[in-house]
Predicted 3D model of a 502-nucleotide part of an RNA (small-subunit ribosomal RNA, 5' domain) from an uncultured bacterium. It matches the Rfam family "Bacterial small subunit ribosomal RNA". Rfam links the family to the GO terms structural constituent of ribosome and ribosome. Model confidence (mean pLDDT): 84 of 100. The RNAcentral record of the full RNA draws on ENA and SILVA.

Context: one part of a larger RNA
RNA sequence: GAUGAACGCUGGCGGCGUGCCUAAUACAUGCAAGUCGAGCGCCCCUUUAAGAGGUGACAAAAUAAUUUGUCGGUUCUUAUGGGGAGCGGCGGACGGCUGAGUAACGCAUGGGAACGUGCCCCAAAGUGAGGGAUAACGCACCGAAAGGUGUGCUAAUACCGCAUAUGAUCUUCGGAUUAAAGCUUUAUGCGCUUUGGGAGCGGCCUGUGUCCUAUUAGAUAGUUGGUGAGGUAAAGGCUCACCAAGUCAACGAUGGGUAGCUGGUCUGAGAGGAUGACCAGCCAGACUGGAACUGAGACACGGUCCAGACUCCUACGGGAGGCAGCAGUAAGGAAUCUUCCACAAUGGGCGAAAGCCUGAUGGAGCAACGCCGCGUGCAGGAUGAAGGCCCUCGGGUCGUAAACUGCUUUUAUGAGUGAAGAAUAUGACGGUAACUCAUGAAUAAGGGUCGGCUAACUACGUGCCAGCAGCCGCGGUCAUACGUAGGACCCAAGCGUUAUCC
Numbered sequence: 001g002a003u004g005a006a007c008g009c010u011g012g013c014g015g016c017g018u019g020c021c022u023a024a025u026a027c028a029u030g031c032a033a034g035u036c037g038a039g040c041g042c043c044c045c046u047u048u049a050a051g052a053g054g055u056g057a058c059a060a061a062a063u064a065a066u067u068u069g070u071c072g073g074u075u076c077u078u079a080u081g082g083g084g085a086g087c088g089g090c091g092g093a094c095g096g097c098u099g100a101g102u103a104a105c106g107c108a109u110g111g112g113a114a115c116g117u118g119c120c121c122c123a124a125a126g127u128g129a130g131g132g133a134u135a136a137c138g139c140a141c142c143g144a145a146a147g148g149u150g151u152g153c154u155a156a157u158a159c160c161g162c163a164u165a166u167g168a169u170c171u172u173c174g175g176a177u178u179a180a181a182g183c184u185u186u187a188u189g190c191g192c193u194u195u196g197g198g199a200g201c202g203g204c205c206u207g208u209g210u211c212c213u214a215u216u217a218g219a220u221a222g223u224u225g226g227u228g229a230g231g232u233a234a235a236g237g238c239u240c241a242c243c244a245a246g247u248c249a250a251c252g253a254u255g256g257g258u259a260g261c262u263g264g265u266c267u268g269a270g271a272g273g274a275u276g277a278c279c280a281g282c283c284a285g286a287c288u289g290g291a292a293c294u295g296a297g298a299c300a301c302g303g304u305c306c307a308g309a310c311u312c313c314u315a316c317g318g319g320a321g322g323c324a325g326c327a328g329u330a331a332g333g334a335a336u337c338u339u340c341c342a343c344a345a346u347g348g349g350c351g352a353a354a355g356c357c358u359g360a361u362g363g364a365g366c367a368a369c370g371c372c373g374c375g376u377g378c379a380g381g382a383u384g385a386a387g388g389c390c391c392u393c394g395g396g397u398c399g400u401a402a403a404c405u406g407c408u409u410u411u412a413u414g415a416g417u418g419a420a421g422a423a424u425a426u427g428a429c430g431g432u433a434a435c436u437c438a439u440g441a442a443u444a445a446g447g448g449u450c451g452g453c454u455a456a457c458u459a460c461g462u463g464c465c466a467g468c469a470g471c472c473g474c475g476g477u478c479a480u481a482c483g484u485a486g487g488a489c490c491c492a493a494g495c496g497u498u499a500u501c502c
Base pairs, nucleotide, nucleotide: 001501002500003499005498006497007496008495009494012374013373014372015371016370017369018367019366020332025330026329027328029327030326031325034090035089036088039087040086042084043083044082045081048079049078050077051076052075053074055072056071057070058069059068060067061066097285098284099283106210107209108208109207110206111205112204115202116201117200120198121197122196123195124194125193126192127191128162130160131159137152138151139150140149141148142147167178168177169176170175182190183189211257212256213255218248219247220246223245224244225243226242227241228240229239230238260282261281262280263279264275265274266273267272287308288307289306290305291304310321311320312319313318338364340363341362342361346360347358348357349356350355377407378406379405380404387398388397389396390395412439413438414437415436416435417434421429446491447490448489449488450487451472452471453470457486458485459484460483461482467474468473
């Protein structure tokens, strides 16, 4: 000098930041990922309109059965609006959190070839004709629950053949295989299929760099290489069969310990040393271990399955759960915040849109935790008042300090006006910031030190006691070093101490 600090004493305001460094310990409660009716069929409610079928009252006609008209109520269908679960699509692989593991192509930087890519952009071609199911729903049933079974019906941008093939894939170059989905407010609409290119993103390989330890010296059998096959989006012992016996290592292999890496941060004139909180990039993890499914993308934090530990429910047969998301609780600890407001802005998901969702984000709250800024008045005022302290008793000092006189109003309090941030509409923050007026010095100073280093001295008390101390060292009756007081010095809403780094 610095800190994500803590502790002691003290504490007026504002701006901007920062805030579990320990137990990757366990979690009550709420919320954090949904959306689309312009893909689809149902169920429920509601408004009015149209149509159809019963029915009641009245009127007219008719010999009767009955017919016609008006009004009322009711059932069904269609249309309109709202809600619910379901099928289907897209998104839940982003965003957010944490640093356990990892000494590694993990990261940083520079190269490379054998790859993939939803949404987006460009270009070319197409979008024909069909089929069978199934959830929801109805009925019956099982179970304490979670949930499940049977049967019957139904739709689609769900699923499956057929046709076509610009193209694409394979090829023995003859040929073989291969698509599609509609919706609609009807328009220069939104989609769908195939192919090529692009952008961005991602997978893979590699040169170099990347902590300590030799009181770790040898390590390695899929090990090193080849041939062939399998596998992958893709090169490759990635996997397998066979063959060869290689490969790494004192330029430190292998083992052990520690650790996420970087841009950066702190310090330093620099070289260097230390460090990796916040912010940004990459990686890894999601109760522990393992596995795959779906998908453009995961071997998936708020998905699935299995095993384990733990917790909870149970009718004992069986089930449910995962805060290293935001708040919050317990525990641990020297120590680290609100179970807040809003989607107004920025961004994200879905949607044609309106919009919905968004603990991302924007804000407010708490904490002197840090940095920065401001204030706690200004001017005059000597009889140098009172009082304190010292004294050689003359005086000195606190000290222009106070009182007193005049002034100001930053701040404070009260009142009024009142934003920008928003595009045309929409403001959580917020009646906030800012501005104006009024009141009145009014609301606001402490901490450490005073032997030398090191700025600042006297008195009293104590008497190697009590105590101080970073080092040297003070204290045993004359202590500037202990304690108290007066005075002084240094900082100041802080000041000291402790810890750590340079």